[in-house]
A computed fold for a 72-nucleotide RNA, annotated as transfer RNA. Its mean pLDDT, the model's own confidence on a scale to 100, is 80. It matches the Rfam family "tRNA". The family's RNA type in Rfam is transfer RNA.

RNA sequence: GCGCCGCUAGCUCAACGGUAGAGCGCCCGGCUUUUCACCGGUUGGUUCGGGGUUCGAGUCCCUGGCGGCGCA
Numbered sequence: 001g002c003g004c005c006g007c008u009a010g011c012u013c014a015a016c017g018g019u020a021g022a023g024c025g026c027c028c029g030g031c032u033u034u035u036c037a038c039c040g041g042u043u044g045g046u047u048c049g050g051g052g053u054u055c056g057a058g059u060c061c062c063u064g065g066c067g068g069c070g071c072a
Stems, first nucleotide, its partner, number of pairs: 001071007010024004018055001025043001027041004048064005
């Protein structure tokens, strides 16, 4: 330099173009003499930035950034 993949909650990851979710975590409660474990509930988001297409974009297109892999 070229190609491909990824970027979404604190972390790991989902999400036919039509209300952004799960698990773990945090917090509260139950259970227990207490802790761990277990059970219930709650809390959580500028979907990497910018632009475009569309009635509607996390999703499609363009461009930039960051990370990974491959080729040279």